[in-house]
Context: one part of a larger RNA
RNA sequence: CGUAUGGUGGAUGCCUUGGCACUAGGAGCCGAAGAAGGACGGAACAAACACCGAUAUGCCUCGGGGAGCUGUAAGUAAGCUUUGAUCCGGGGAUUUCCGAAUGGGGAAACCCAAUCACCUCAGUCGGUGAUUACUCGCCAGUGAAUUGAUUAGCUGGCGAGGGGAAAACGCUGUGAACUGAAACAUCUAAGUAGCAGCAGGAACAGAAAGAAAUUUCGAUUCCCUAAGUAGCGGCGAGCGAACGGGGAAGAGCCCAAACCAUGGAGCUUGCUUCAUGGGGUUGUAGGACUGAACAUUUGAGUUACCAAAAGCAUUAAUAGUCAAAAGAUUUGGAAAGAUCUGCCAGAGAGGGCGAACGCCCCGUAGGCGAAAUUGAUGCUUCUCAGUUCAGGAUCCUGAGUACGACGGAACACGUGUAACUCCGUCGGAAGCCGGGAGAACCAUCUCCCAAGGCUAAAUACCACCUAGUGACCGAUAGUGAACCAGUACCGUGAGGGAAAGGUGAAAAGCACCCCGGAAGGGGAGUGAAACAGUUCUUGAAACCAUAUGCUU
Numbered sequence: 001c002g003u004a005u006g007g008u009g010g011a012u013g014c015c016u017u018g019g020c021a022c023u024a025g026g027a028g029c030c031g032a033a034g035a036a037g038g039a040c041g042g043a044a045c046a047a048a049c050a051c052c053g054a055u056a057u058g059c060c061u062c063g064g065g066g067a068g069c070u071g072u073a074a075g076u077a078a079g080c081u082u083u084g085a086u087c088c089g090g091g092g093a094u095u096u097c098c099g100a101a102u103g104g105g106g107a108a109a110c111c112c113a114a115u116c117a118c119c120u121c122a123g124u125c126g127g128u129g130a131u132u133a134c135u136c137g138c139c140a141g142u143g144a145a146u147u148g149a150u151u152a153g154c155u156g157g158c159g160a161g162g163g164g165a166a167a168a169c170g171c172u173g174u175g176a177a178c179u180g181a182a183a184c185a186u187c188u189a190a191g192u193a194g195c196a197g198c199a200g201g202a203a204c205a206g207a208a209a210g211a212a213a214u215u216u217c218g219a220u221u222c223c224c225u226a227a228g229u230a231g232c233g234g235c236g237a238g239c240g241a242a243c244g245g246g247g248a249a250g251a252g253c254c255c256a257a258a259c260c261a262u263g264g265a266g267c268u269u270g271c272u273u274c275a276u277g278g279g280g281u282u283g284u285a286g287g288a289c290u291g292a293a294c295a296u297u298u299g300a301g302u303u304a305c306c307a308a309a310a311g312c313a314u315u316a317a318u319a320g321u322c323a324a325a326a327g328a329u330u331u332g333g334a335a336a337g338a339u340c341u342g343c344c345a346g347a348g349a350g351g352g353c354g355a356a357c358g359c360c361c362c363g364u365a366g367g368c369g370a371a372a373u374u375g376a377u378g379c380u381u382c383u384c385a386g387u388u389c390a391g392g393a394u395c396c397u398g399a400g401u402a403c404g405a406c407g408g409a410a411c412a413c414g415u416g417u418a419a420c421u422c423c424g425u426c427g428g429a430a431g432c433c434g435g436g437a438g439a440a441c442c443a444u445c446u447c448c449c450a451a452g453g454c455u456a457a458a459u460a461c462c463a464c465c466u467a468g469u470g471a472c473c474g475a476u477a478g479u480g481a482a483c484c485a486g487u488a489c490c491g492u493g494a495g496g497g498a499a500a501g502g503u504g505a506a507a508a509g510c511a512c513c514c515c516g517g518a519a520g521g522g523g524a525g526u527g528a529a530a531c532a533g534u535u536c537u538u539g540a541a542a543c544c545a546u547a548u549g550c551u552u
Base pairs, nucleotide, nucleotide: 001549002548003547004546005545006544007543013537014502015501018473019472020470021469022468023467024466025465026464028461029164030163037098038097039096040053041052042051044076045075048072049071050057059092060091061090062089063088064087068080069079070078103112104111105110113132114131115130116129117128118127119126134161135160136159137158138157139156140155141154142153169200170198171197172196173195174194180187184234210217211216221248222247223246224245225244231239232238252454253453254452255398259278260277261276262275263274264273265272266271267270283432285397286396287395288394289391290390291389292388293387294386298385299384300383301382309381310380311379312378313377314376315375316374317373318372320368321367322366326341327340328339329338330337342359343358344348350362351361352360403427404426405425406424407423408422409421434449435448436447437446438445489496490495509536512523513522514521515520
């Protein structure tokens, strides 16, 4: 160096309990009636996980189901069960201690109380149950300084809040830098990340003081386009609309005021003001007011539109249930393979069964089904609602508001010719013969009616439940985690954070004998196979050993 046989090692092939991405539907909150999350306990034997809470491996009830059961977990013991167990689903009971933690304290899962009631005791002691945090709102009582007070305070009752989460989605407040500009300061990154607050199943927005430039449209939201256009810009880097067009969805309403009625308060005794009810809600102005006509058809409704309830039916969810059709021979350890002859199909999706089964099992297509709880829809009961016309005298139509100046911000728009919108300071209208807008401003013309409020759907997200899909991964991959993983371990701490899958169809997991102190091995036996013997499928390479050949 080669050959052979072994060892070591765990690559590769095959497999998949686990992941990843997405689709459809559901659901989108829990919490002082004590949550989320935990600590400690509970079994005959019980360390862990799972389940449960001193009623503790479970209790009650209503349904399903129908022969075994006492979880993972294989053992022994003792039991339960056709008087229906175990198991599955609906509803309920119990639910130690900590935790917002709330009687006070505290180094979480501990310590110490007060008041009332009860038990026990001769009486203390002891035990059991309930209540006792703070803030806000409403009601009641009491009540100072200070005479009164509907004052401060105190007390009691009732109601609400607090905290968690899905590291998602939303709104609001606050708000960077790296970076880019090939440096850098306006600018950009970006109103992004971060921080804080608040909410909902969605949120926000929303029924024109709008958009337009046609005598047009007609709340909001989202998508495609318009368009990388018009513009903005150390006119650099870059930023970047709207109108219009096409779609998704579609829904509109309620107050304040004038005026009327009732009640109260004030005093200047005929006015003012407050509360409740009626009335009323718009821009070709509307309403109040005055006059007239018609009148109970009809319309609407529990998401807004004023507000609330019941019943019935249908349907869906939360357990289930019925469900067709194949045999023989042969190879083999085993048939589902091969051969022969059949059958079902609204079912030849899929999984399992000793190799590859439509007809063996679970299922599948297609039907059926709920005592109880819940969702949706429909109907009925029920509830709510007067409508129209004319007149134009008077009254009303959101004030420290609109708007201006100055200083800022936001609008695609960097102060610019800078409109429109918002904020701070100082000024400060008109009020229907009124007011705002149409990108400085003015005129004409056109459109609209601010300074009060509510509003589903189309849209965003996916922690959770159900069903499914994949030219996604297949154990150094795919989640960090296929395995008792946010574990072991590291760190004072914030935090960091693994490795680790496969006997066999079935344990049939090697009785018995021999060597040995044992480990281990040799026989025997099981098995298709033991070079499948418990880190046990396959078993590569590096590396090691033995035997042998060649060569120096």
Overview: RNAcentral holds the full RNA, with entries from ENA. The part of an RNA shown here (large-subunit ribosomal RNA, domain I) has 552 nucleotides and comes from Acetilactobacillus jinshanensis. Taxonomically the source falls in Acetilactobacillus (Bacteria, Bacilli, Lactobacillales, Lactobacillaceae). Its mean pLDDT, the model's own confidence on a scale to 100, is 84.